A computed fold for a 596-nucleotide part of an RNA from Candidatus Aminicenantes bacterium AH-873-B07, annotated as large-subunit ribosomal RNA, domain I.
Its Rfam family is "Bacterial large subunit ribosomal RNA".

Context: one part of a larger RNA
RNA sequence: GGCAUAUGGUGGAUGCCUUGGCACGGGAAGGCGAUGAAGGACGUGGCCAGCUGCGAUAAGCCUCGGGGAGCCGUUAAACAGGCUUUGAUCCGGGGAUGUCCGAAUGGGGAAACCCGUUCCACUUAAUAGUGGAACAUCCUCAUCUGAAUACAUAGGGUGAGGAGGCGAACCCGGGGAAGUGAACCAUCUCAGUACCCGGAGGAAAAGAAAGCAACUGCGAUUCCCUGAGUAGUGGCGAGCGAAAGGGGAACAGCCUAAAUCCCGUUGGUGCUAAAGCUGGCGGGCGUUGCCAGCGGGAGGUAGUGGGGGCCCAACACGGUGGAGCCGCCACUCCAUCAGAGGGUUACAAAAAGUCAUCUUAGCUGAAUGGCUUGGGAAGGCCGACCAUAGAGGGUGAAAGUCCCGUAGGCGAAAAGGUGACUUCCCUCAGUUGGGUACCCGAGUACCACGGGGCACGUGGAACCCUGUGGGAAUCUGGGAGGACCAUCUCCUAAGGCUAAAUACUCUCCCGUGACCGAUAGUGAACCAGUACCGUGAGGGAAAGGUGAAAAGAACCCCUGUUAGGGGAGUGAAAUAGAACCUGAAACCAUAUGCCU
Numbered sequence: 001g002g003c004a005u006a007u008g009g010u011g012g013a014u015g016c017c018u019u020g021g022c023a024c025g026g027g028a029a030g031g032c033g034a035u036g037a038a039g040g041a042c043g044u045g046g047c048c049a050g051c052u053g054c055g056a057u058a059a060g061c062c063u064c065g066g067g068g069a070g071c072c073g074u075u076a077a078a079c080a081g082g083c084u085u086u087g088a089u090c091c092g093g094g095g096a097u098g099u100c101c102g103a104a105u106g107g108g109g110a111a112a113c114c115c116g117u118u119c120c121a122c123u124u125a126a127u128a129g130u131g132g133a134a135c136a137u138c139c140u141c142a143u144c145u146g147a148a149u150a151c152a153u154a155g156g157g158u159g160a161g162g163a164g165g166c167g168a169a170c171c172c173g174g175g176g177a178a179g180u181g182a183a184c185c186a187u188c189u190c191a192g193u194a195c196c197c198g199g200a201g202g203a204a205a206a207g208a209a210a211g212c213a214a215c216u217g218c219g220a221u222u223c224c225c226u227g228a229g230u231a232g233u234g235g236c237g238a239g240c241g242a243a244a245g246g247g248g249a250a251c252a253g254c255c256u257a258a259a260u261c262c263c264g265u266u267g268g269u270g271c272u273a274a275a276g277c278u279g280g281c282g283g284g285c286g287u288u289g290c291c292a293g294c295g296g297g298a299g300g301u302a303g304u305g306g307g308g309g310c311c312c313a314a315c316a317c318g319g320u321g322g323a324g325c326c327g328c329c330a331c332u333c334c335a336u337c338a339g340a341g342g343g344u345u346a347c348a349a350a351a352a353g354u355c356a357u358c359u360u361a362g363c364u365g366a367a368u369g370g371c372u373u374g375g376g377a378a379g380g381c382c383g384a385c386c387a388u389a390g391a392g393g394g395u396g397a398a399a400g401u402c403c404c405g406u407a408g409g410c411g412a413a414a415a416g417g418u419g420a421c422u423u424c425c426c427u428c429a430g431u432u433g434g435g436u437a438c439c440c441g442a443g444u445a446c447c448a449c450g451g452g453g454c455a456c457g458u459g460g461a462a463c464c465c466u467g468u469g470g471g472a473a474u475c476u477g478g479g480a481g482g483a484c485c486a487u488c489u490c491c492u493a494a495g496g497c498u499a500a501a502u503a504c505u506c507u508c509c510c511g512u513g514a515c516c517g518a519u520a521g522u523g524a525a526c527c528a529g530u531a532c533c534g535u536g537a538g539g540g541a542a543a544g545g546u547g548a549a550a551a552g553a554a555c556c557c558c559u560g561u562u563a564g565g566g567g568a569g570u571g572a573a574a575u576a577g578a579a580c581c582u583g584a585a586a587c588c589a590u591a592u593g594c595c596u
Base pairs, nucleotide, nucleotide: 001595002594003593004592005591006590007589008588009587015581016545017544020516021515022513023512024511025510026509027508028507029505030504031166032165039101040100041099042055043054044053046079049075050074051073061095062094063093064092065091066090070083071082072081106115107114108113116135117134118133119132120131121130122129137163138162139161140160141159142158143157144156145155170201171199172198173197174196175195181188185235211218212217222249223248224247225246226245232240233239253497254496255495256441260298261297262296263295264294265293266292267291268290269289276285277284278330279329280328281327282326283325303475305440306439307438309436310435311434312433313432314431315430318337319336320335321334322333323332324331339428340427341426342425343424351423352422353421354420355419356418357417358416359415360414362410363409364408368383369382370381371380372379384401385400386390392404393403394402446470447469448468449467450466451465452464453463456482477492478491479490480489481488532539533538552580555567556566557565558564
């Protein structure tokens, strides 16, 4: 020096554990904010550093409920002082307070600071000081003013209402890459993805055919399965990639524009009487009339085309009151009663009440004894009981009957959600046929050129959108059926609304796991987005386990020592002693043996 064995040290693997994560399912909720949010700064406790809570009323105040014996959060024990059956602490509903910053909004600003103006109150002899309220901008509406410039407009003032910012994903719109793939690369792809911006909702978007289809038909939209990796498209490369149809989920349809009529208003035109004042007769009035614009009301909404005015024909008419210049008759309109139908998610729209139910605290809730091993019984043995409860967790090992619970049952003063009903609100009274030909969404359809979207890359390229130019018609009108034409068929553009089926989960509750178990699982089981790094954007850790219970080692000894150790004591165990469960290997040491 090596090897072997043993005993230790070091080290922290492994096993076991779990307070934390991960992924789903069901339900709830889907927003908060100028009544000042999200997020912070600084304070706040008898002693108080952090965390938590709270806000100068500061681990709290008031009130209404629950609850029922202890309490003054936690690391973290003690001390001091208190509270509490006149019901505290605690849990829940409502309220009060709520410094400063932050959209931050009186002005400024290097966030948590500085400086104001007006009014009111307190204080002062007065100034000063203190407290309270208001004072940002933009938009809309109303109103008062008001230039150049006469009317006017711009601008200004005042009042009322609203907005602003934050938030995980989902949604719609406006913009919009590249790495990559094509084994290079340019069309193409990645991809209308990432990202930026705007906007909204609990969903959003879409949506009641100018649609499909194919000679039979369907009947808004959305989503799923299929059709189908098909038809296609494609430097026909890489790739991209439908639709109809079929089967399901869910179902819901409506309102306008116009024609025509009435009212109001503005402008033009018109006259001594005519066109006017619903029709007939008699009387009366007449700037009433006509045209155009604007506003309001009625009317009206379709593709077997629909609607409107006028004329003709046929059938049908609830009551009362009023109006249409006056009287009578007819007609039309309005109000109301009765009748019928319907309604607040669209189709018009609001509030209140009652009831039911749910949420935000809770309450009740069956049934076990002995012996034995052990430190400890829930284990073993013997017997018993409950079960609408033998889910789960805890208790000194493994408990239906010890504790919390579980099944089942019950519960709200207050606040909120949902549903039903009532009050309430709305609609109804003309229909059919024929004639006449008034209306049926315009810089639109359509065409050309340039682009984009459609699975479709310009292609034979329809269809949808539109930058430029041109530019119709009103049903004998228009669009589509993948160039185009004819025939045939389908549908009615150029206005709008619309629940459900669908997408998502920052958040709350319940539940589940052939998910993880501390190098795993979130970055974070632990005071973690912390320490630390970076000028900054940003990056970003490590770190769990004594024991059933601290019973956490009184006292003695060694020593420079609050280090470490030896006794003693506790404990089942101290080689469980806090650098604490188990305690592998590398590595180090000691002892013994063998080899050199």